[in-house]
This record gives sequence, C1' cells and structure tokens, in this order.
RNA sequence: UUGAUUCCAAGGCCUAAUGUGCCGUGUGCGGCACAGCGGGGGACCCAGACCUGGGGUGAAUGCCGAACUUUUCGGCAAGGGUGGUUCUUGGCCCUAACCCGGCAGCUAACCUCGUAAGCCAAUGCAAGAACCGGG
Repeated sequence: UUGAUUCCAAGGCCUAAUGUGCCGUGUGCGGCACAGCGGGGGACCCAGACCUGGGGUGAAUGCCGAACUUUUCGGCAAGGGUGGUUCUUGGCCCUAACCCGGCAGCUAACCUCGUAAGCCAAUGCAAGAACCGGG
C1' cells in the first nucleotide's frame, strides 16, 4: 500500500413489528403498563355458500412446457422490494413460510391477538413529472 475476515459505535433497509416508564436479569434479553402501528372474531341491511371440505397471516398467486414420478428447470401473466413521498417507464432482485381444525362473508357496539425474525457497508439502480423536508 492492497485484499479478505471479525468486532464495536453511530447510521440505515425490509416489515405491523416502534416509543416511553417500571421491575428483573445471565446485560443478551424477560415481564408488566401506557401510547403508536398491524391482524382476527363479531348485528341489522346487503351478499352468498355447501358437494370436490373450508378458512387465516403474508407480495409470495395462476397457467404452460420439459425432465421425472420425491423433486428440479424454463417460460408467460400477475403481485412485491429497490434508501424522503406519489405516478409513469425501464434495469436488477423476490414470489416463501406458517397457522386454524369441520368452523368464521360484510359487519356498528363489543371481544381478542401480534408488536418476531432477517439484512447492509452502498447517498445506497436510473429517467421524467409533481410534492415534502432541511441548509
């Protein structure tokens, strides 16, 4: 000097998954409460179903063709992410996983649950239009 890896601090991405206070603690977390955010159940009215069960969270679905008989690959459409926000167009990436248990449409009052995990070293892929915020 260059490259790789690891750790720490601050910062950020995705997501509903954050903030404050108190207590505990192995200092990583755990518990409680309030607030914020998100989900489910649940009337009239309206709507509609069963069978071949049905349903929920989530972007994570539908179809076609190969190979094969567990799975895998490719393609089309659709959906999602891409660094302040929205729209249009394009590039890149993703399309999982889990749950209820014969049962749930919408749904005021009301009841109830979650607030995990994973990741980055890049002003963070661009162009146009319109905004927001800061200097």
A computed fold for a 135-nucleotide RNA from an Armatimonadota bacterium, annotated as c-di-AMP riboswitch aptamer (ydaO/yuaA leader). The coordinates come from a structure-prediction model, not an experiment, and the mean pLDDT is 79. It matches the Rfam family "c-di-AMP riboswitch aptamer (ydaO/yuaA leader)". Rfam links the family to the GO terms cyclic-di-AMP binding and regulation of gene expression. It was read from a public genome assembly, where an Rfam model found it. The model forms 92% of the base pairs in the Rfam consensus.